About this RNA
The RNA shown here (SAM riboswitch aptamer (S box leader)) has 119 nucleotides and comes from a Gemmatimonadota bacterium. Lineage of the source: Bacteria > Pseudomonadati > Gemmatimonadota. Rfam family: SAM riboswitch aptamer (S box leader). Rfam describes the family as follows. The SAM riboswitch is found upstream of a number of genes which code for proteins involved in methionine or cysteine biosynthesis in Gram-positive bacteria.
RNA sequence: AACUCAUCGAGACCGGCUGAGGGAAAGGCCCUUUGAAGCCGGGGCAACCUGUGGGAAUUGGCGUUCCCACAAAGGUGCCAACUCCUGCGACGGACAAGCGUUCGUGGUAAAGAUGAGCC
Numbered sequence: 001a002a003c004u005c006a007u008c009g010a011g012a013c014c015g016g017c018u019g020a021g022g023g024a025a026a027g028g029c030c031c032u033u034u035g036a037a038g039c040c041g042g043g044g045c046a047a048c049c050u051g052u053g054g055g056a057a058u059u060g061g062c063g064u065u066c067c068c069a070c071a072a073a074g075g076u077g078c079c080a081a082c083u084c085c086u087g088c089g090a091c092g093g094a095c096a097a098g099c100g101u102u103c104g105u106g107g108u109a110a111a112g113a114u115g116a117g118c119c
Base pairs, nucleotide, nucleotide: 003117004116005115006114007113008112013042014041015040016039017038021031022030023029026086027085028084043079044078045077048075049074050071051070052069053068054067055066056065057064058063083111087108088107090105091104092103093102094101095100
């Protein structure tokens, strides 16, 4: 790298160095010299891995699976905007003579991100 599973509407920023880009990709829209990206230091969020307690299913039992609550030492991750928005089809609203345009709600696909596994 590939594959499998889970999650993705919440949450969380300061300082130093440096100096022009960044938000995956294309388009849009946005952020940015009131300092982008990167590096370093500190802080924080969260709870995937982890621990404790309770409940349920299953088992002869051990165990396994699922759910809930709490914790945060360690391994990751993350700290603008829903994964910033986009495809498809459903329902509803507005506009339009009509083709259609646009807005909202919920669904789903693809791509992506993160974690845990697997070879």